[in-house]
């Protein structure tokens, strides 16, 4: 302690009040919340992963599942500070997967007591 192996650990948040109506936490009005790693200066909307979500393509005896590889994936401006911010202050905005529900969902419910990026610690080896 640089690069490796192993093993151990955590690892995603949010529905408060009302309207309308036979029925909505799903519509309407105010709320609420925001992985991960980078970025000359701190980001849901700048790069980028990673999860979900097609498709190969090999595993495996089925069940279905693992790995990999590729491919879709949403959203910000305008001042001001400064040597430098779409990242800080202001002010006004905008996003937000799939299934499911007696009415339509970022927040309900479910796949999920899952995966996972990436992080810490330990031990080896090793620079």
């Nucleotide at each position: 302690u640089a690069c490796g192996u192993g093993c151990u650990u955590a690892c995603g948040g949010g529905a408060u009040c009302g309207g309308u109506g036979a029925a909505a936490g799903u519509c309407c009005g105010a709320a609420c919340c925001g992985g991960c790693g980078g970025u000359g200066a701190c980001a849901g909307u700048c790069c980028g992963c990673g999860a979900c979500c097609c498709a190969g393509u090999g595993c495996g005896a089925a069940g279905c599942g693992c790995a990999c590889u590729g491919g879709u994936u949403g959203a910000a401006c305008c001042g001001g500070u400064g040597g430098a911010a779409a990242u800080c202050c202001g002010g006004u905005a905008c996003c937000g997967a799939c299934a499911g529900u007696c009415a339509g969902a970022g927040u309900c419910u479910g796949g999920a007591u899952g995966g996972g990026a990436g992080g810490a610690g330990c031990a080896c080896a090793g620079a």